[in-house]
RNA sequence: ACGCUUCUUCGGGGCAGGGUGAGAGGUGCAAGCCUCAAUUCCCGAUCGGUGGUGAUAACCCACGAGCGCGGCAGCGCGCAGGAUCCGGUGGAACUCCGGGGUCGACGGUACAGUCCGGAUAAAAGAAGAGCAGA
Repeated sequence: ACGCUUCUUCGGGGCAGGGUGAGAGGUGCAAGCCUCAAUUCCCGAUCGGUGGUGAUAACCCACGAGCGCGGCAGCGCGCAGGAUCCGGUGGAACUCCGGGGUCGACGGUACAGUCCGGAUAAAAGAAGAGCAGA
């Protein structure tokens, strides 16, 4: 010297248990009987990225993850998709405490926040190291 800077590393969690039986298989002349069968359905269980905010946030504000178009690329533009109330404490909390509730991309498959897949990827960002040129 210090920024439109270079590099490195890091950078997402989660169905215990029970019920049903789409469907598949076995057997039988047949009626029927037997077996398997959903982390997707029902009961229930369980999880919460990043920055900000007078005080700690899945559901307050904003960002990221997906898809399309353009571009060799960095990237730009556009589209899609969510949810919180009551009481208490306090100087201050939609963030804490108590109670009740709600939400969760895309493709696959028996209808998926939790399984498999794109993804040994990428990103919001976080931390650390360096100091070119003149």
Notes: A computed fold for a 134-nucleotide RNA from Anaerolineaceae bacterium UBA2260, annotated as FMN riboswitch aptamer (RFN element). The prediction has a mean pLDDT of 81. It matches the Rfam family "FMN riboswitch aptamer (RFN element)". Gene Ontology term of the family: FMN binding. Rfam's curators write: The RFN element is a highly conserved domain that is found frequently in the 5'-untranslated regions of prokaryotic mRNAs that encode for flavin mononucleotide (FMN) biosynthesis and transport proteins. It was read from a public genome assembly, where an Rfam model found it.